[in-house]
RNA sequence: UGGGUCGGUGAGACGGUCGCGUCGCGGCACGAGAGUGUCCGCGCCGAGGAACGUCCGGGCUCCGCAGGGAAGAACGGUGGGUAACGCCCACCCGGGGCAACCCGCGAGAAAGUGCAACAGAGAGUAGACCGCCGCGUACGGUUCGCCGCGCACGGUAAGGCUGAAAGGGUGGGGUAAGAGCCCACCAGCGCCCGUGGUGACACAGGCGGCUAGGUAAACCUCGUUCGGAGCAAGGCCAGACAGAGGAUGCUGACGCGUCCCGCCGAGUCCUCGGGUAGGCCGCUAGAGGGUACUGGCAACAGUGCCCCGAGAGAGAUGACCGUCGCCCCGAUUUCGAUCGGGGGACAGAACCCGGCGUAUGAUCCGGCCCAUUCC
Numbered sequence: 001u002g003g004g005u006c007g008g009u010g011a012g013a014c015g016g017u018c019g020c021g022u023c024g025c026g027g028c029a030c031g032a033g034a035g036u037g038u039c040c041g042c043g044c045c046g047a048g049g050a051a052c053g054u055c056c057g058g059g060c061u062c063c064g065c066a067g068g069g070a071a072g073a074a075c076g077g078u079g080g081g082u083a084a085c086g087c088c089c090a091c092c093c094g095g096g097g098c099a100a101c102c103c104g105c106g107a108g109a110a111a112g113u114g115c116a117a118c119a120g121a122g123a124g125u126a127g128a129c130c131g132c133c134g135c136g137u138a139c140g141g142u143u144c145g146c147c148g149c150g151c152a153c154g155g156u157a158a159g160g161c162u163g164a165a166a167g168g169g170u171g172g173g174g175u176a177a178g179a180g181c182c183c184a185c186c187a188g189c190g191c192c193c194g195u196g197g198u199g200a201c202a203c204a205g206g207c208g209g210c211u212a213g214g215u216a217a218a219c220c221u222c223g224u225u226c227g228g229a230g231c232a233a234g235g236c237c238a239g240a241c242a243g244a245g246g247a248u249g250c251u252g253a254c255g256c257g258u259c260c261c262g263c264c265g266a267g268u269c270c271u272c273g274g275g276u277a278g279g280c281c282g283c284u285a286g287a288g289g290g291u292a293c294u295g296g297c298a299a300c301a302g303u304g305c306c307c308c309g310a311g312a313g314a315g316a317u318g319a320c321c322g323u324c325g326c327c328c329c330g331a332u333u334u335c336g337a338u339c340g341g342g343g344g345a346c347a348g349a350a351c352c353c354g355g356c357g358u359a360u361g362a363u364c365c366g367g368c369c370c371a372u373u374c375c
Stems, first nucleotide, its partner, number of pairs: 001371008012324007020046002023043005028037003048346001052357002055355005060230004072226005077091005092106001093104004107221002112219002114215002129160002131156004136151002139148003168186006187211002189208004194203003234281004243272006252264001254262002288307008326343007
């Protein structure tokens, strides 16, 4: 210098004019008072990195009180973080990449079921088409050892074909011909031991011929977790109305009341019907923010100090002006800078918080890797 890769930041600042909203103070008006007011003045504050999606997890509220199971759903390497999570951090294994780094629906295929076109003999404990070998037999040849060829039976899966994939690989022995049938080395798998690690695992060594594929983001099995509904939750005040029928029926009483039976009966459920939709709370001081130190590889945690940052209610937060700043283009330049033009996205709180996903942009800042060049 170029390319790559990973992370951070978050549309600026100041001033002024008019306007809007909560709150505070004062005034004015009304009111006996409490207090009220689309009244006036002053003051503090007033949308986000995603407020979007409503995809997860919670806080909070109510339900049931007596719990459990089934079903269903989610997650799935190990260890940590967290209120919790399907989130975050670190590491392990596998794959991609020269690397930085990125990706992974990461438990189980000898529990079962299923799926894999076509080709091929054969696609799961599958398979004999071309072959190889043995033996019998018909024909022909013969140097009488056998050879060629057809058929039948038996053995074989080392060679060939097909395929994405064909029952470990290479070499040797052995065999009628072959085959882990045996052996050496290698690969995988299983077991044992050692070293390192909290662990998943890694490395090294030994034993064993064990070598029966793939797929579970197919059904399934295993392990872990999970009540339901939701701020239109829920609570208070005021006010209005009209209850009726049915089912069931705790405790208990009654009917003579021991049994049967009957009746009453809180509560619950169902059907039909009437009234209300007003006001206040919930509603913003929190698993809060900032900063320093300590611990930790980190996520994060602890401690100290400082701060209080919209709370609307059909739903406010707007418009304009000036100066400066940032970026882009052009011109000029005494190289200090000056002038002109342009730029600014996605988007909008509604109980709150932790994440994830998606949209998008001005301005940049930084770490690491590779290549090249110079000192």

Bacterial RNase P class A from Leucobacter sp. PH1c, 375 nucleotides, folded computationally. It matches the Rfam family "Bacterial RNase P class A". The family is grouped with related families in Rfam's "RNaseP clan". By type it is a ribozyme. Rfam links the family to the GO terms dimeric ribonuclease P complex, ribonuclease P activity and tRNA processing. Its mean pLDDT, the model's own confidence on a scale to 100, is 76. It was read from a public genome assembly, where an Rfam model found it. Of the family's consensus pairs, 95% are formed in the model.